Large-subunit ribosomal RNA, domain VI from a Patescibacteria group bacterium, 249 nucleotides, folded computationally. Model confidence (mean pLDDT): 87 of 100.
Context: one part of a larger RNA
RNA sequence: CGUUGAGUCUUGAGGGGAGUUCUCCCUAGUACGAGAGGACCGGGAGGAACUGACCUCUGGUGUACCAGCUGUUCCGCCAGGAGCAUUACUGGGUAGCUAAGUCGGGAACUGAUAAGCGCUGAAAGCAUCUAAGCGCGAAGCAAACCCCAAGAUUAGGACUCUUAGAUUCCCCGCAGAUGACGGGGUUGAUAGGCUGCAGGUGUAAGUGCGGUAACGCAUUCAGCCGAGCAGUACUAAUAAAUCAUUAUU
Numbered sequence: 001c002g003u004u005g006a007g008u009c010u011u012g013a014g015g016g017g018a019g020u021u022c023u024c025c026c027u028a029g030u031a032c033g034a035g036a037g038g039a040c041c042g043g044g045a046g047g048a049a050c051u052g053a054c055c056u057c058u059g060g061u062g063u064a065c066c067a068g069c070u071g072u073u074c075c076g077c078c079a080g081g082a083g084c085a086u087u088a089c090u091g092g093g094u095a096g097c098u099a100a101g102u103c104g105g106g107a108a109c110u111g112a113u114a115a116g117c118g119c120u121g122a123a124a125g126c127a128u129c130u131a132a133g134c135g136c137g138a139a140g141c142a143a144a145c146c147c148c149a150a151g152a153u154u155a156g157g158a159c160u161c162u163u164a165g166a167u168u169c170c171c172c173g174c175a176g177a178u179g180a181c182g183g184g185g186u187u188g189a190u191a192g193g194c195u196g197c198a199g200g201u202g203u204a205a206g207u208g209c210g211g212u213a214a215c216g217c218a219u220u221c222a223g224c225c226g227a228g229c230a231g232u233a234c235u236a237a238u239a240a241a242u243c244a245u246u247a248u249u
Stems, first nucleotide, its partner, number of pairs: 001151001005161006014148004020048007032037001050105005058099004065092004070085006110142002116136004165243004169185005190236003193232005199225003206219005
């Protein structure tokens, strides 16, 4: 840009992906074999590697969370803190992202076949799977499974709305380099704040008590708290513009 409005849900021409393999058990120590050994067919279980999704569990990370702790500077001093020193260092750790973690996948069935195996059967009174005809037969092919998909210009279909609609702009997102995509814009829970909860850290400061003191105990499962889950208009989504559409000339 087209598919001559917008939205929702779809069909599937076509395309892509996947396709692997091992061990053990039963059948059965059966068939077979003198024995040693040891099946086909069929059924079941567990793996390897590969691969998809996810974060409940196990962990990793988690420089805006919590605590401990060293040196030094500063907040007049004590106490309590702040800055710097790789995030100073150390121990933990929410969300997110993750694998080593969790769950799943390969299949079965069908069709046409390859090599191969056959039936009937002449040419050629026999024989012959082939010449006419017919049947089996593979991890392969086509379907089946998963994904994309109407620029499939043959531009499909159904439903709703009908003058509707779209964008700029703003608040945002687990969406994202930017566009795009998705949510919201006061008739509002979109983000922040606040409150509650979950979760993390691990019992704050101050005060009291005990101890000469270092320190301990109580107040106190405290205090603090990023991303998580809810609630709540307190703050910010104000205001406005552009395009399209119809009619007339």